Small-subunit ribosomal RNA from an uncultured Eubacteriales bacterium, 1445 nucleotides, folded computationally.
Rfam family: Bacterial small subunit ribosomal RNA. Rfam links the family to the GO terms ribosome and structural constituent of ribosome.
Model confidence (mean pLDDT): 85 of 100.
[in-house]
RNA sequence: GACGAACGCUGGCGGCGUGCUUAACACAUGCAAGUCGAACGGUUGUUACGAGGUUGCUUGCAACUUUGUAACGAUAGUGGCGGACGGGUGAGUAACGCGUGAGCAAUCUACCUUUAAGAGGGGGAUAACACCGGGAAACCGGUGCUAAUACCGCAUAAUAUUACUGCUUCGCAUGGGGGAGUAAUCAAAGAUUUAUCGCUUAAAGAUGAGCUCGCGUCCCAUUAGUUAGUUGGUAGGGUAACGGCCUACCAAGACCGCGAUGGGUAGCCGGACUGAGAGGUUGAACGGCCACACUGGGACUGAGACACGGCCCAGACUCCUACGGGAGGCAGCAGUGGGGAAUAUUGGGCAAUGGGCGCAAGCCUGACCCAGCAACGCCGCGUGAGUGAAGAAGGUUUUCGGAUUGUAAAACUCUGUCCUAUGUGAAGAAAGAAAUGACGGUAGCAUAGGAGGAAGCCCCGGCAAACUACGUGCCAGCAGCCGCGGUAAAACGUAGGGGGCGAGCGUUGUCCGGAAUUACUGGGCGUAAAGGGAGUGCAGGCGGUUUUGUAAGUCUUAUGUGAAAUCCCCGGGCUUAACCCGGGUGUUGCAUAAGAAACUGCAUAACUUGAGUACAGGAGAGGUAAGCGGAAUUCCUAGUGUAGCGGUGAAAUGCGUAGAUAUUAGGAGGAACACCAGUGGCGAAGGCGGCUUACUGGACUGAAACUGACGCUGAGGCUCGAAAGCGUGGGGAGCAAACAGGAUUAGAUACCCUGGUAGUCCACGCCGUAAACGAUGGAUACUAGGUGUAGGGGGUUCAAACCCUCUGUGCCGCAGUUAACACAAUAAGUAUCCCGCCUGGGGAGUACGGCCGCAAGGUUGAAACUCAAAGGAAUUGACGGGGGCCCGCACAAGCAGCGGAGCAUGUGGUUUAAUUCGAAGCAACGCGAAAAACCUUACCAAGACUUGACAUCCCUCGAAUUGCUGUGAAAGCAGCAAGUCCUUCGGGACGGGGAGACAGGUGGUGCAUGGUUGUCGUCAGCUCGUGUCGUGAGAUGUUGGGUUAAGUCCCGCAACGAGCGCAACCCUUAUUGCCAGUUACCAGCGGAUAAUGCCGGGGACUCUGGCGAGACUGCCGGGGAUAACUCGGAGGAAGGUGGGGACGACGUCAAAUCAUCAUGCCCCUUACGUCUUGGGCUACACACGUGCUACAAUGGCCGCAACAAAGGGAAGCGAAGAAGUAAUUCGGAGCGGAACCCAAAAAAGCGGUCUCAGUUCGGAUCGUGGGCUGCAACCCGCCCACGUGAAGUCGGAGUUGCUAGUAAUCGCGAAUCAGCAUGUCGCGGUGAAUGCGUUCCCGGGCCUUGUACACACCGCCCGUCACACCAUGGGAGUUGGGAGCACCCGAAGUCGGUGAGCUAACCGCAAGGAGGCAGCCGCCGAAGGUGAGAUCAAUGACUGGGGUG
Repeated sequence: GACGAACGCUGGCGGCGUGCUUAACACAUGCAAGUCGAACGGUUGUUACGAGGUUGCUUGCAACUUUGUAACGAUAGUGGCGGACGGGUGAGUAACGCGUGAGCAAUCUACCUUUAAGAGGGGGAUAACACCGGGAAACCGGUGCUAAUACCGCAUAAUAUUACUGCUUCGCAUGGGGGAGUAAUCAAAGAUUUAUCGCUUAAAGAUGAGCUCGCGUCCCAUUAGUUAGUUGGUAGGGUAACGGCCUACCAAGACCGCGAUGGGUAGCCGGACUGAGAGGUUGAACGGCCACACUGGGACUGAGACACGGCCCAGACUCCUACGGGAGGCAGCAGUGGGGAAUAUUGGGCAAUGGGCGCAAGCCUGACCCAGCAACGCCGCGUGAGUGAAGAAGGUUUUCGGAUUGUAAAACUCUGUCCUAUGUGAAGAAAGAAAUGACGGUAGCAUAGGAGGAAGCCCCGGCAAACUACGUGCCAGCAGCCGCGGUAAAACGUAGGGGGCGAGCGUUGUCCGGAAUUACUGGGCGUAAAGGGAGUGCAGGCGGUUUUGUAAGUCUUAUGUGAAAUCCCCGGGCUUAACCCGGGUGUUGCAUAAGAAACUGCAUAACUUGAGUACAGGAGAGGUAAGCGGAAUUCCUAGUGUAGCGGUGAAAUGCGUAGAUAUUAGGAGGAACACCAGUGGCGAAGGCGGCUUACUGGACUGAAACUGACGCUGAGGCUCGAAAGCGUGGGGAGCAAACAGGAUUAGAUACCCUGGUAGUCCACGCCGUAAACGAUGGAUACUAGGUGUAGGGGGUUCAAACCCUCUGUGCCGCAGUUAACACAAUAAGUAUCCCGCCUGGGGAGUACGGCCGCAAGGUUGAAACUCAAAGGAAUUGACGGGGGCCCGCACAAGCAGCGGAGCAUGUGGUUUAAUUCGAAGCAACGCGAAAAACCUUACCAAGACUUGACAUCCCUCGAAUUGCUGUGAAAGCAGCAAGUCCUUCGGGACGGGGAGACAGGUGGUGCAUGGUUGUCGUCAGCUCGUGUCGUGAGAUGUUGGGUUAAGUCCCGCAACGAGCGCAACCCUUAUUGCCAGUUACCAGCGGAUAAUGCCGGGGACUCUGGCGAGACUGCCGGGGAUAACUCGGAGGAAGGUGGGGACGACGUCAAAUCAUCAUGCCCCUUACGUCUUGGGCUACACACGUGCUACAAUGGCCGCAACAAAGGGAAGCGAAGAAGUAAUUCGGAGCGGAACCCAAAAAAGCGGUCUCAGUUCGGAUCGUGGGCUGCAACCCGCCCACGUGAAGUCGGAGUUGCUAGUAAUCGCGAAUCAGCAUGUCGCGGUGAAUGCGUUCCCGGGCCUUGUACACACCGCCCGUCACACCAUGGGAGUUGGGAGCACCCGAAGUCGGUGAGCUAACCGCAAGGAGGCAGCCGCCGAAGGUGAGAUCAAUGACUGGGGUG
């Protein structure tokens, strides 16, 4: 895009079309084929006339009746024509059925037209009818009468037919046409209104039909052979006609890989749909042909049938029946049931068109013309138009300003298509005056009315035009593909808005397109699917140069045909369109004729370059057979010799004192041939390797004698074909599936070891497959080079080198090709020819069938079902029990710990009314918390408050405030008293009360967020611009060679630059200069004291703190590329970043935090907010982390007595002095500090004691008594004294920190803080050991490699098993279908025979005859029966694998 559609929602009008695609299932009822009286005899109605009779009688009238004649009607029968057309359907049919083009010299043709001729004279019957009979009926029988355009002789007759004899002419064969002559045979019908219509014969035409042939016409080869009237001939029969169409005889043919036969499916075509076309699909409606008419068979009649509404027979079914017997055939129009997703009225009319009959009038016509139903399709129209901003209300949304719906509505002004009503009113009607219209009072026209009655459907994540809100929360749902939905969904549902189409819109189904995705036009096969394992070769396809001819292909022209309709173009008619009409083109085809001769074919004559032969050479693991050889392994014999050998990562099994291994000599046997040996050679491939001989195939080179296209490819066929395997017979040293043992391991049916059988070897025969690979079929020609190698030839040379050339075999590389990788004269380039093969993945190289095989198995080779991918090449990462380089307290080397004990502290768990919350490997766990008794506090219990504890706004009252009473645990509630602020007089601050906006939330979401932080990691990386390369992802730069702590620097380079990181700049510390010296300092000078920088003073020193200097690989030497840099040295306080700190790239972990803070959304609002008291966060079978103290003698205890730094201090630090054993108290000097205080530093040192013990170690726990802080130490603080004196004697597996002023050890201070550190953050004192080194563990960086990973190895993923479902193979079988074969039975009927029975026409005087019929017989013959197979399907206990979850 299309549709004979269906379904869902919706539905105003008209025109034109279309409407059982399924059950060729069954059918009630009505209708669909009759007509002619001008063929005929009857019968009958009416009328008229005549005659007879009867009655009434009015006496010539009426009625009735009989009969005759005539006219007008009707019509059962005989007869004629038509029922072979028209209408329906598509079951069958793969066929001369259809289409197209020819042919009939092998044919027929009623009615119609034309021409010629004719129609004389006779005969015998029979329906109807009457009577009789049978039957339920359908219907039938007998006797008798009768007519014809019914039937039958006779006459006449040829341009008819047959036979014979001549002549002429034509043709593709048989043969045909036209004359002539002779003989024989054959015809007729009448009717009538007198106009005509009929009848017979012959010829011709037209129309229709029959037959034959060329070409075309679906799928399956898992259908490969078929055929007996079969193929042909002769003779005969039969037919309208040819013909095995039929029969007899004879011959053995005929068809088939160019697809016979069989199976499946199917009516064919013009056309229709689609497509740029070529094609693909289709065959409704309309038109042509065919076939069929309940199923099967058969003939009759006829011009025509083997006959839809005829006959006979058989069968199934239905109906009637008196049970004896009968009737029927909607795939005609309506209609019914049924089937189905689904398809209409038991309508009107012959007015038109057409048909049958008839002289005609006319009759018949479910053909046809109309109407009805259905949005089923196409086309047209409408549902209003204009103005209209307060941008109304309402809705939706919102950042609350607005935005949008939206000129949309309302309102005003108009219009009248459709609609309603009324009036008028066709064409279609020809034909000749009239008459004649189903549709239909329809179409059209006119008038009036009134915006009134007339809009929906789908969609809005991308493809693909169109976005927001709410609800929902991996639910409900959506979905064509990708995919949406797990609490902020433009994807679900709803709403608003928007987009599309519009009386429709969507969905489903089907076909074509897109799809170059079967590729003729127009594809591919190295790695994506795809080259046969290789050769040979029949058929086939293709084929070198030249000549002549031919004209099959090819091309040109002409003619015929290619029906109409359709398509296209131009016109025309319905108001337009759809639709219809006229004209034209076209119809790519087929046939015939004429012509052309380049190319192909064919024929012919030649040629040599393709191909081959002969000749001359050299190379080779080419093949087959026989013989020979040495080395090695193993075994046997003998000698020497002694305890091990062997084997492995390490071992063991095994062998060995019965003498192994080792070694020497001799022997046996089998297999394989070291070195040479080479991306060397040969072969078609598989493959081929010691030497010699014999036989033998092929290639190459040279020269150019011969043949003269002999060529290439090659479906089938045939041959060869590694290894393994199979059969028979040999052989068997080594090796070695299976097997055994030993190890390894969780296991180890493996890898390793010790053994070991088939086999490996030979002969003969099978098998026929491999990653049979260059994953690359063969042949020919052409298209830059360079460099090896193997075998020849030529030139040149003394020789070598070198140059040219042919054949083979490699590498590199340009153009070109390629998706890329890559290929590139050995093409995967450019071309031609031939063969093979491919068409998404899985199922599956499976099943079934066939063929082959001894078997194993091979070959050929599907489907159901299932998935949305499977796959190739390349890219970036990540990863690897891959590689290379490098780093880090990473290991190693050391020191001290942790893990064991007690305690402190945090966490888990448990408990609880609550034990608030968070943090979770490293990177949570002395973490948030630099201080939980109340408070904090978020938790629990209880009691209270509700505009609130806190903010802003409004009203009202009042200063604020203070004191007191009751109740209460307090908060609070209730009440009493005192008290009167500032002011510009507006009010303001503060407090009470009130109303509502609002407050408030440590409620949720860190996976909605900002900010902040951790971590990889102070690791050296992460990027960009331009350029270049690549189809692209991307690459390059950033890789490489060095070097560094460093992407630090140097060099090189299609890159050149730049940014964030590194480093430096900052702070501190180490040295020093200058400046400045008070509260610090005191060398010199002076003073004073019992003593002290105490005082005067000093600015030297220490120190304080400000500005500078200093270090930069600067200097020297070695190494290195002369570079960067590195090693050593000098000088220097310090040396290669001097030590330490701050500083953290792009990013990763949806890392942490909504409980610091901020914040979107959600949630609570007399509570999830607020206040209060008490409790809890401090619980305790247990587990873990981090610490403290120890276990002691490098120690404990006692005494004496040194040396710091950095800090803090006013609600503070608090001295001296005093009291107390002590905590502490009393006290209150000094100090907002280089001044005073905290403040004693401790370890160390010196002296004494303890003597290895659960202790004079260790201090837990508990008791008693005190002290301090605080409203308050019960839960739940710290300290002191006395008493008590637990575990613990150095810690399993494992694990942590540290490289120098570090570890270890010792004390001091500060923040928090009323009080409360073993924690944290700082400070100084004393002060080590070790580092070979980078194999290993962990982490990291760079390069490279593999990858089926990309959530990225904590990845991916394989198979069994278990469960559920699905389709499928096998299966003892069972059931059914269609087709064929054989036999039996054998209806109707044709044909043949017979015909003793019957018999009108003709012959005959007659008898009888001719002819015919019945009957009987025979051949054939449908249905039916029986049988054996083949085939298709369904089903089947059980069973096999497969798919999905």